RNA sequence: GGGCUCAUGGUCUAGUGGCUAUGACAACACCCUUACAAGGUGUAGGUCGCCAGUUCGAAUCUGGCUGGGCCCA
Repeated sequence: GGGCUCAUGGUCUAGUGGCUAUGACAACACCCUUACAAGGUGUAGGUCGCCAGUUCGAAUCUGGCUGGGCCCA
């Protein structure tokens, strides 16, 4: 330098055009317990990496950029 691939709450993850987005763990509150853990109920937490484009409508499609991984030179 070229090619492929990935980027979604603190962490991991589902979602391949149509309700400002799924679940688990973690956090917090309450219940349970003498207490702790486990368990149960609930709450908060996301500008879907950034900038543009296509579209009535984009996390999703296209282009560029940034960062991680792999391969080639």

A computed fold for a 73-nucleotide RNA from a Candidatus Nanoarchaeia archaeon, annotated as transfer RNA. RNAcentral holds the sequence, with entries from ENA. Lineage of the source: Archaea > Nanobdellati > Nanobdellota > Candidatus Nanoarchaeia. Its mean pLDDT, the model's own confidence on a scale to 100, is 82. Its Rfam family is "tRNA". About the family: Transfer RNA (tRNA) molecules are approximately 80 nucleotides in length.